[in-house]
RNA sequence: GCGCGCGUAGCUCAGUGGUAGAGCAUUACCUUGACACGGUAAGGGUCGGCAGUUCAAUCCUGUCCGCGCGUA
Numbered sequence: 001g002c003g004c005g006c007g008u009a010g011c012u013c014a015g016u017g018g019u020a021g022a023g024c025a026u027u028a029c030c031u032u033g034a035c036a037c038g039g040u041a042a043g044g045g046u047c048g049g050c051a052g053u054u055c056a057a058u059c060c061u062g063u064c065c066g067c068g069c070g071u072a
Base pairs, nucleotide, nucleotide: 001071002070003069004068005067006066007065010024011023012022013021018055026042027041028040029039030038048064049063050062051061052060
């Protein structure tokens, strides 16, 4: 250089066109003499950037950026 894959919450990941979710983590409360475990609730996302298609885009298309794999 070329080909392929990935980018979504602090971390690991779901979500294949119609109001963005789970587990862990964090905070508060319940429980305990206290801690741990457990239970309930809450906070936390410009879905990598820009443009395009569409009534509507995390999802489809183009390009750029970053990471990984393959290849000479």
Overview
This is a predicted structure of a 72-nucleotide RNA (transfer RNA) from a Polyangia bacterium. Its Rfam family is "tRNA". Rfam describes the family as follows. Transfer RNA (tRNA) molecules are approximately 80 nucleotides in length. The coordinates come from a structure-prediction model, not an experiment, and the mean pLDDT is 82. Lineage of the source: Bacteria > Pseudomonadati > Myxococcota > Polyangia.